[in-house]
RNA sequence: GUUUGAUCCUGGCUCAGAACGAACGCUGGCGGCAGGCCUAACACAUGCAAGUCGAGCGCAGUCCUUCGGGACCGAGCGGCGGACGGGUUAGUAACGCGUGGGAAUAUGCCCUUCACUACGGAAUAGCCUCGGGAAACUGAGAGUAAUACCGCAUACGCCCUAAGGGGGAAAGCGGGGGAUCUUCGGACCUCGCGCUAUUGGAUGAGCCUGCGUCGGAUUAGCUAGUUGGUGGGGUAAAGGCCCACCAAGGCGACGAUCCGUAGCUGGUCUGAGAGGAUGAUCAGCCACACUGGGACUGAGACACGGCCCAGACUCCUACGGGAGGCAGCAGUGGGGAAUAUUGCGCAAUGGGGGAAACCCUGACGCAGCCAUGCCGCGUGUGUGAAGAAGGCCUUAGGGUUGUAAAGCACUUUCAAUGGGGAGAAAAGUCUUACGGUUAAUAACUGUGAGAGUUGAUGUUACCUAUAGAAGAAGCACCGGCUAACUCCGUGCCAGCAGCCGCGGUAAUACGGAGGGUGCAAGCGUUAAUCGGAAUUACUGGGCGUAAAGCGCGCGUAGGCGGUUUGUUAAGUCAGCUGUGAAAGCCCCGGGCUCAACCUGGGAACUGCAGUUGAUACUGGCCGACUUGAGUACGAGAGAGGGAGGUAGAAUUCCAUGUGUAGCGGUGAAAUUCGUAGAUAUUUGGAGGAACACCAGUGGCGAAGGCGGCUCACUGGCUCGAUACUGACGCUGAGGUACGAAAGUGUGGGGAGCAAACAGGAUUAGAUACCCUGGUAGUCCACACCGUAAACGAUGAAUGCCAGUCGUCGGGCAGUAUACUGUUCGGUGACACACCUAACGGAUUAAGCAUUCCGCCUGGGGAGUACGGUCGCAAGAUUAAAACUCAAAGGAAUUGACGGGGGCCCGCACAAGCGGUGGAGCAUGUGGUUUAAUUCGAAGCAACGCGCAGAACCUUACCAACCCUUGACAUGCCUGGACAAUCCGAGAGAUCGGACUUUCCUUCGGGACCAGUGCACAGGUGCUGCAUGGCUGUCGUCAGCUCGUGUCGUGAGAUGUUCGGUUAAGUCCGGCAACGAGCGCAACCCACAUCUUUAGUUGCCAGCAGGUUAAGCUGGGCACUCUAGAGAAACUGCCCGUGAUAAGCGGGAGGAAGGUGUGGAUGACGUCAAGUCCUCAUGGCCCUUACGGGUUGGGCUACACACGUGCUACAAUGGCAGUGACAAUGGGUUAAUCCCCAAAAACUGUCUCAGUUCGGAUUGGGGUCUGCAACUCGACCCCAUGAAGUCGGAAUCGCUAGUAAUCGCGUAACAGCAUGACGCGGUGAAUACGUUCCCGGGCCUUGUACACACCGCCCGUCACCCCAUGGGAGUUGGUUCUACCCGACGACGCUGCGCUAACCUUCGGGGGGCAGGCGGCCACGGUAGGAUCAGCGACUGGGG
Repeated sequence: GUUUGAUCCUGGCUCAGAACGAACGCUGGCGGCAGGCCUAACACAUGCAAGUCGAGCGCAGUCCUUCGGGACCGAGCGGCGGACGGGUUAGUAACGCGUGGGAAUAUGCCCUUCACUACGGAAUAGCCUCGGGAAACUGAGAGUAAUACCGCAUACGCCCUAAGGGGGAAAGCGGGGGAUCUUCGGACCUCGCGCUAUUGGAUGAGCCUGCGUCGGAUUAGCUAGUUGGUGGGGUAAAGGCCCACCAAGGCGACGAUCCGUAGCUGGUCUGAGAGGAUGAUCAGCCACACUGGGACUGAGACACGGCCCAGACUCCUACGGGAGGCAGCAGUGGGGAAUAUUGCGCAAUGGGGGAAACCCUGACGCAGCCAUGCCGCGUGUGUGAAGAAGGCCUUAGGGUUGUAAAGCACUUUCAAUGGGGAGAAAAGUCUUACGGUUAAUAACUGUGAGAGUUGAUGUUACCUAUAGAAGAAGCACCGGCUAACUCCGUGCCAGCAGCCGCGGUAAUACGGAGGGUGCAAGCGUUAAUCGGAAUUACUGGGCGUAAAGCGCGCGUAGGCGGUUUGUUAAGUCAGCUGUGAAAGCCCCGGGCUCAACCUGGGAACUGCAGUUGAUACUGGCCGACUUGAGUACGAGAGAGGGAGGUAGAAUUCCAUGUGUAGCGGUGAAAUUCGUAGAUAUUUGGAGGAACACCAGUGGCGAAGGCGGCUCACUGGCUCGAUACUGACGCUGAGGUACGAAAGUGUGGGGAGCAAACAGGAUUAGAUACCCUGGUAGUCCACACCGUAAACGAUGAAUGCCAGUCGUCGGGCAGUAUACUGUUCGGUGACACACCUAACGGAUUAAGCAUUCCGCCUGGGGAGUACGGUCGCAAGAUUAAAACUCAAAGGAAUUGACGGGGGCCCGCACAAGCGGUGGAGCAUGUGGUUUAAUUCGAAGCAACGCGCAGAACCUUACCAACCCUUGACAUGCCUGGACAAUCCGAGAGAUCGGACUUUCCUUCGGGACCAGUGCACAGGUGCUGCAUGGCUGUCGUCAGCUCGUGUCGUGAGAUGUUCGGUUAAGUCCGGCAACGAGCGCAACCCACAUCUUUAGUUGCCAGCAGGUUAAGCUGGGCACUCUAGAGAAACUGCCCGUGAUAAGCGGGAGGAAGGUGUGGAUGACGUCAAGUCCUCAUGGCCCUUACGGGUUGGGCUACACACGUGCUACAAUGGCAGUGACAAUGGGUUAAUCCCCAAAAACUGUCUCAGUUCGGAUUGGGGUCUGCAACUCGACCCCAUGAAGUCGGAAUCGCUAGUAAUCGCGUAACAGCAUGACGCGGUGAAUACGUUCCCGGGCCUUGUACACACCGCCCGUCACCCCAUGGGAGUUGGUUCUACCCGACGACGCUGCGCUAACCUUCGGGGGGCAGGCGGCCACGGUAGGAUCAGCGACUGGGG
């Protein structure tokens, strides 16, 4: 950030940080310091990685020689070293590692102590000769040396012992030399090295042990050398390490055994820490060296570059037989996303050998490759506004890139080229001085001085010179999180995406560009780690409703535990000691110009052990106590439990009497029962089950649960007053008892009820609801099952923390079965503090604390699969994963909705009147047709609507013919009479010809017209889902909001709810609200009454004149009227009612009475409602055409369907005649004048019929308008005379001057009216009422809805995809048991045969070797299990 319309919470997912042995993409200047096969412990070509010593020994060869000898080199004997160094992490869950202790050991070279280092002997390599073999190699014979081998002497110390005694060693070599001796080699002396025995040490090693050291219980039992003892053997050494005998032990819930995974550690990464993850580089330890086994040698190995055997693989071979082991350094193949040179040097450090020089050293020191990482530097600096050009955007003005560039002035780090130039070098060698040693001046040795040498790196670091801004910038991102915005392209396409999510023609989210942001020689992405995540919570979470309290008791282990004395010192605390390797981290310094890096010192290493103390608390031990707990005594309440007995009512059945046609059942019916006598009713009987009233948020019980009465048995509880025990307590993993209903087994029982089932209804269907029947079952006994929304959705126990009012059982007091007060124990309601996300809880906590147990960690998959346990079965219990989603969820809020509730309104229903729907016609629409039948409008709220009027025009459509700056506007350029009129061609537009020469002027020009080209015009083309404006609709419904205050964590609430009232959120009253706004009402217009002013073109009462008649005339303005101004109506008055209010009912007066009637007036908003074709307008599209002109056609078509109307079907009528009366409005100004009625009413006729009804249709003839009535006008006359006899389901309008009926006028218009808008004439009926239908308003309630019920959403089926369970089997791995085989080897026995050293009595003995036998044992084999994994026809559910 993300669940919602919004909110709070719970909860998961995701992001920002750090880090990496990394890889990939794009890019790439320099240097320093580091790092570099994480995969196949896969296989390896080639080279190198362990040799050295002539001062241990004898020889061969080469060279030199002063012939005395010397030097070099080769193989061999011999010595030391190849057990170090280097590599790797396969195995190992272990005394392997870490840490701290321990005793029963050996230890080459080194240091140290003491002593010795005599006398003899026998062989054998090499070499020579002869053989075998392809080779590797090997046999025989002769002969030789040693610091090789053997005997003997000696033995302080050493070893064995029966305590007397016995046993046991060695090797020499080199340098120098004065005496003495000499076989002339030397002996001898001395120095040095070496050897032997021995003491102590050091070093490294072996062994034992406390503690720590991954996951799985869907691994619960494992173990026969196993556990211990005795006695032996064996080892350097303790020990079942091995053997014989004896005993039967040992390990395990504090997790044995088994399975999986893994080298361990210092450390590293992260984190505030606690932790979590990790174990590359460096360092310590273990293990391994092709795989398995084995020993030999040795001080040390069961041995990486040693041996033997077995196996796999590779190579050589003459096929007989042999050889090999890069997990050393390079390197190759392979695997892989991926990891380097077949380099230089022993100069330094270190190691082996040597007396030394020296030799060896892929250890090591360096270099090469790689941006793999960390660190540092650079890619210039200053100035520079005409704010250049170009790019991009634009409201067209400008803005931005941007001081950025150019230009000007500087600098030269780094790189480049040249020159100079440290340190890493100390030693060793030679010469020499002085000591030590010695007989010695020699030799050797120590210290000092001097001399000439020793560098892989290296063209080093570093310094300096030269030239020139010269050689050096990219990558990611820009919707929110998250810093950074515009244009174009695309059009749910292409694509993006870490999460939410973008894209369906105006995308800041895709792709490109401009601009911007961030980092920078790097930047992004991916993988994996920690963090954020208090999201496993020790620090530091929860469980009433979000996930989460076991259904409930008893109780084992365990955990925890009242008051108090003493003691102890295990826990705990303090001091000291040892250890806690180095490196690393941290601090203070130092060295590379800084940093990274290196380095000195310190601190730290929170640990373990020892020791000395402390004793409050916890624990141990010995005591004491009474308040926790329990016991005794006395009372009490109760559907507590199991067993026996028993009562009454009711249902059903049986029998019987009476009695007759129905009963029963339902919304209505039917099935069923009944004339074989039902139902009803009387009496008697049978049988089973359940216990009305009392009955109560009453009682009892641990929970499940328990209800007629009674008898005995029995568990628990409460109260009271004393006494006793003396912590005996709480909780409780496993375990065990109980555990509703349904279900199961066996045997009974069976009245009613009643799954299944049958029938009847209902219904589109009805495997249901309703009805009639009806079997298991329900009941009893015994035995299983062990689950429920087993709920207070709230585990048990203890203490503490305001109250008020009920109720049940006791006690006490006030004399009391009433009442009051008080106390203990239960059970409820409300409510404070406090808690809670809220709802709510609140002494019976969900408050404040303690103890113990159980449980939770996103939703789905799933309480499922597999495995185990239990069960007769049904099934229960324990209990996953793959895969999938970004939510799922709790509480509350506002709406909307409900075939929820309450109140109210409306021609909403009802009551009435008249219609529509049937006919013909008119008109509109759909559909169809057509070249075109232009387009729009679509439930109400499209359809006589846009259209207040399509023959042409209109006209937008179609066909044909034409025009292209255009029919129209503005600007620039050129020219000027092209106009009008007449004639000709053409369907016309248009074209050609004739005639003719305008107006104003400041004389520049303008108006007007034409021509050419450019900017542009033009579009009824698209988008009403980009818009403005206008309009419809809910609805003239009574609503919609705001400010401040208050309440709530918040969304929000309050106000606006409530009681009345109204047409009204109208008014009154009350109220945490007080006010206000838009609506309502009023103000406006018309009509109705009156007054007044004014009387002409209006009027005529009175006066006069006058006419056939007529306000015609004089006159008057009284009246009507006209049009101005006023008055009038306000519940004002009275009575009643109401609350003394608002108001309501009635009355008076009045022209009018409670809004007087009608109109105009339409709140916040809803429907992406309608309109781009009225107009305006963004964007897109067309530009010789989607623009413009003309003629003709079409919009008027016609199997059909619908809407709106007209005219009718007739006698309340038709026809004929008579016959009055009106108002709007129009006509150029005007009250001149003109246009003007019909129905009604009266008389006559028709007489119920398709008619004297009805008038469609058609024929003929005319009139009018108009260029023109053919497609396609209206009207008149004559003739014709269709359907239709009141209209199915359904449906519309109307409450009074209304409906119905009658005509009249007007607009547009050349003409065209059954339409629209107006006008007046005649003039009703009905409304009990609000149950129902429709629409609406307010309050309330439920909600899983919010696109809001036209919502949401469940399951099967069909098709596709994904993972998974079962599955006949099949393939492989691991492991166990039994048996077979038995290499090499050591061990034991034997030792025919063979045999140098010593002894011998010479026969032999001692000793040894080969060989033989035995048990042990690797590999291999057979059989049977266990377990894990792959595949698997088919099949199951899930997503």